[in-house]
RNA sequence: GUGAGUAGCUCAGUUGGUAGAGCAACGGUCUCCAAAGCCGUAGGUCGGGGGUUCGAGACCCUCCUC
Repeated sequence: GUGAGUAGCUCAGUUGGUAGAGCAACGGUCUCCAAAGCCGUAGGUCGGGGGUUCGAGACCCUCCUC
């Protein structure tokens, strides 16, 4: 100097408008039992702090980690 940090894990979210997918977990269904399949549920205030804005995961400053 450059890039990255968002759910347990891997990652989206790119015009600033109130956060999502897959896998995993849990419940149900199915089965003699289990797995697979199918249906559903829960789970994050977005690395910390501050600023701009009606509104910030996204813009600005600073710090931390890789």
The RNA shown here (transfer RNA) has 66 nucleotides and comes from a marine eukaryotic metagenome. Rfam family: tRNA.